[in-house]
RNA sequence: UAAAUUCUUCGGGGUCAGGUGUAAUUCCUAACCGGCGGUAAUAGCCCGCGAGCGCAAGCAGAUCUGGUGAGAUUCCAGAGCCGACAGUUAAAGUCUGGAAGAGAGAAGAAGUGA
Numbered sequence: 001u002a003a004a005u006u007c008u009u010c011g012g013g014g015u016c017a018g019g020u021g022u023a024a025u026u027c028c029u030a031a032c033c034g035g036c037g038g039u040a041a042u043a044g045c046c047c048g049c050g051a052g053c054g055c056a057a058g059c060a061g062a063u064c065u066g067g068u069g070a071g072a073u074u075c076c077a078g079a080g081c082c083g084a085c086a087g088u089u090a091a092a093g094u095c096u097g098g099a100a101g102a103g104a105g106a107a108g109a110a111g112u113g114a
Stems, first nucleotide, its partner, number of pairs: 001114001005110006017029003031094002033083002035049004044081002052059002063079005085097003
């Protein structure tokens, strides 16, 4: 210096306020939130991964316009859009539950070899 290997720790946020109603944090107005890696430059909506379903193959969301710049669908300005499954006195990205789970990955330690 450091491949393999082993171990430890960490590893997801969010309905204020109001309306209708027997009943809704689920509907309506409105509010709020954004995992991990990559990318000429910082990303929920560019590429890929993870959580979920299947448990074999596989399935699985969403962005444009203008500006700056060598370079940005990532920054700035404006306007949009998206969000698993089960449950519920009434339909859920935000409540409850599987889950003190799992996990992309991040950091650290040990360590043999060279």